[in-house]
RNA sequence: CUCGUGGCUGGCGAUGGGGCUCGCCCGAACCGCCGGUCCGACCCGGCUGAUGGCUCCUGCACAACG
Numbered sequence: 001c002u003c004g005u006g007g008c009u010g011g012c013g014a015u016g017g018g019g020c021u022c023g024c025c026c027g028a029a030c031c032g033c034c035g036g037u038c039c040g041a042c043c044c045g046g047c048u049g050a051u052g053g054c055u056c057c058u059g060c061a062c063a064a065c066g
Base pairs, nucleotide, nucleotide: 010025011024012023013022016057017056018055019054020053021052032047033046034045035044036043
């Protein structure tokens, strides 16, 4: 200096918070999709979603009723 493993603590899963749960990570996990240009990247245009999953709250959007 590099690699592997274990413990403790923690972090992450495309927009906020809580609970439960799943997965991933040790300086990584993570940083959505489609189309066009382009070898690729860069660049341009368009689309979905506050969840990784379930649920509640908050915010936003649409419709109906009072």